[in-house]
RNA sequence: CAUAGAAGUUAUGUUAUCCUUCAUAUAUGCUCGAUAGUAUGGUUCGAGCGUUUCUACCGGACACCAAAAAGAUCCGACUAUGAAGGCAGAUUAGGUAUAU
Numbered sequence: 001c002a003u004a005g006a007a008g009u010u011a012u013g014u015u016a017u018c019c020u021u022c023a024u025a026u027a028u029g030c031u032c033g034a035u036a037g038u039a040u041g042g043u044u045c046g047a048g049c050g051u052u053u054c055u056a057c058c059g060g061a062c063a064c065c066a067a068a069a070a071g072a073u074c075c076g077a078c079u080a081u082g083a084a085g086g087c088a089g090a091u092u093a094g095g096u097a098u099a100u
Stems, first nucleotide, its partner, number of pairs: 001013004018086008026056001029049006041065002050057001058076004
């Protein structure tokens, strides 16, 4: 907000907010320029591409690189749109997962 009418502090449904899950987008990706560092490091700044798309384009861990200039792998989301689901509390019993 709509409907119902037993006319309520009612019932049902819908919408919005919030939470969860799922789908789509994007691969938390790619191409450059500059910049910093070197196993106590692997950074920082900027531009562009990528989405019928706003935003974001990073964090941690692990391995690797034997002194060089380059980063690799794994896990994790956020955002946009759509869909589905979800009152709150107490006690008892059972199950599952995680941690110790």

Background
The RNA shown here (Purine riboswitch aptamer) has 100 nucleotides and comes from Salirhabdus euzebyi. Its Rfam family is "Purine riboswitch aptamer". A reference for the family is Mandal et al. (2003), "Riboswitches Control Fundamental Biochemical Pathways in Bacillus subtilis and Other Bacteria", Cell. Rfam's curators write: Riboswitches are metabolite binding domains within certain messenger RNAs that serve as precision sensors for their corresponding targets. Allosteric rearrangement of mRNA structure is mediated by ligand binding, and this results in modulation of gene expression. A class of riboswitches that selectively recognises guanine and becomes saturated at concentrations as low as 5 nM. In Bacillus subtilis, this mRNA motif is located on at least five separate transcriptional units that together encode 17 genes that are mostly involved in purine transport and purine nucleotide biosynthesis. The organism belongs to Salirhabdus, within Bacteria. It was read from a public genome assembly, where an Rfam model found it.